[in-house]
RNAcentral holds the full RNA, with entries from ENA. Small-subunit ribosomal RNA, central domain from an uncultured prokaryote, 350 nucleotides, folded computationally. Model confidence (mean pLDDT): 87 of 100.
Context: one part of a larger RNA
RNA sequence: CUGGGCGUAAAGGGAGCGCAGGUGGCUAAGUUCGUCGAUGGUGCAAGCUCCAGGCUUAACCUGGAGAGGUCUGUCGAUACUGCUUGGCUUGAGGGCGGUAGAGGAGCAUGGAAUUCCUGGUGUAAUGGUGAAAUAUGCAGAUAUCGGGAGGAACACCAGUGGCGAAAGCGGUGCUCUGGGCCGUUCCUGACACUCAGGCUCGAAAGCGUGGGGAGCAAACCGGAUUAGAUACCCGGGUAGUCCACGCCCUAAACGAUGAAUACUGGAUAUAGGGGGUAUCGACCCCCCCUGUGUCGAAGCUUACGCGUUAAGUAUUCCGCCUGGGAACUACGGUCGCAAGACUAAAACUC
Numbered sequence: 001c002u003g004g005g006c007g008u009a010a011a012g013g014g015a016g017c018g019c020a021g022g023u024g025g026c027u028a029a030g031u032u033c034g035u036c037g038a039u040g041g042u043g044c045a046a047g048c049u050c051c052a053g054g055c056u057u058a059a060c061c062u063g064g065a066g067a068g069g070u071c072u073g074u075c076g077a078u079a080c081u082g083c084u085u086g087g088c089u090u091g092a093g094g095g096c097g098g099u100a101g102a103g104g105a106g107c108a109u110g111g112a113a114u115u116c117c118u119g120g121u122g123u124a125a126u127g128g129u130g131a132a133a134u135a136u137g138c139a140g141a142u143a144u145c146g147g148g149a150g151g152a153a154c155a156c157c158a159g160u161g162g163c164g165a166a167a168g169c170g171g172u173g174c175u176c177u178g179g180g181c182c183g184u185u186c187c188u189g190a191c192a193c194u195c196a197g198g199c200u201c202g203a204a205a206g207c208g209u210g211g212g213g214a215g216c217a218a219a220c221c222g223g224a225u226u227a228g229a230u231a232c233c234c235g236g237g238u239a240g241u242c243c244a245c246g247c248c249c250u251a252a253a254c255g256a257u258g259a260a261u262a263c264u265g266g267a268u269a270u271a272g273g274g275g276g277u278a279u280c281g282a283c284c285c286c287c288c289c290u291g292u293g294u295c296g297a298a299g300c301u302u303a304c305g306c307g308u309u310a311a312g313u314a315u316u317c318c319g320c321c322u323g324g325g326a327a328c329u330a331c332g333g334u335c336g337c338a339a340g341a342c343u344a345a346a347a348c349u350c
Base pairs, nucleotide, nucleotide: 003322004321005320006319007304008303012318014201015200016199017198021194022193023192025088026087027086028085029084030083031082034080035077036076037075038074039073040072041071042069048066049065050064051063052062053061054060091191092188093187094186095184096183097182098181099180103177104176105175106174107173108172109171110154115149116148117147118146119145120144121143125136126135162169163168206247207246208245209244210243211242215241216240220236221235222234223233258317259316260315261314262313263312266295267294268293269292270291271290272289273288274287275286276285299306300305323350324349325348332343333342334341335340
C1' cells in the first nucleotide's frame, strides 16, 4: 500500500456556511462516452507458465506453445451510467393560515440581598474554628431602626421542560431580528446531499486601550495545623470577574457517537401542533406529525451496552487511526502584541 477500523481499546474535525470535487428522484425520446459482444492488427528480445531436449543432476542453456494491455481498427447490443431534448411531483424551496420558545442585538426599568457612608437606640464584646488565633471593637463595634451611594447577580415560577449549528441562553417591558413546528397541497419543478481549500462563529482563562469595581478572589500578607506545610482551615487582599471596542481560538468544546437519506416489532412519560369520537362544555378516550427521556423484539457488540434520537440494515460524501515512550515535542512554515495556537518528525528506547 492493501485490508480492517473510529461510544469505552489508536481513531469523528469544537460548530456552521459554502466554491471546486464526489454523489444524486420518477418518466419518454435521441446519442452510444463509459459498459458489453464478435472479429482484425499489434503487444521486439530476454523474463513468466507449460511441454520437449542438452551439460552425470541442479542452477544454467536450447527449442516449441501459451499467458501478458486503462492499446488500437471495424461491425454490433442499448439494460445500466453519462450527455442532449421534453415532461412529472413524491425530494427541495416558496405562498397562505396558525403556533410554542431563557434563540440573537439594543434601550429602559424593578425588588430582595451583600458592602460602604450617614443619623438614632444601645453596651462589651463580635467574628471565626475540630479547637484556636490573626482580625474587628469603649476613638462605641456586633445587634437593631431610618436615610443615602454603588456594583453585580436575578430566589420562587423551574421541569431527564424550552430555544439555538455549536459555544451557549433564565427578573420585567419596549424596539429591531434569525430559525423551528403544525395545517393547507396553492406555486416552482430536482432547484438536492456532502464538502478538500476558504470564510464565519467559538466557554473559561489570557492580552491591548479606556471605563467600572459591591461581592467573590489566583498572586501576595498574616493566623493556625504540621516533623515541615511554599497546601487543605481561618482573617485580609491585588489582578481578574463587569462594560465598550479590538485580539486570542483552546477545553473531558462529550452523546468521548461527523452530516444526509431510506428501511426495520413495541411499551411508557413529557413538550409543541393538528384531526376524530363523545359531550351542554371541559376533562378523559383514539389517531397523525415534530422534539425530549426511560424500558425493551429482532439485529449488532469482546463485553459493557446500543436498540425508529441505533452502536441494527444499506447508500453517498467528508474527517481521522495504523504498537508504547520520546512527542499535543524539536526544526521549518503560517498566524498572534504577547502568552502561545495550527501543521508536525527523527535519533534513541521497550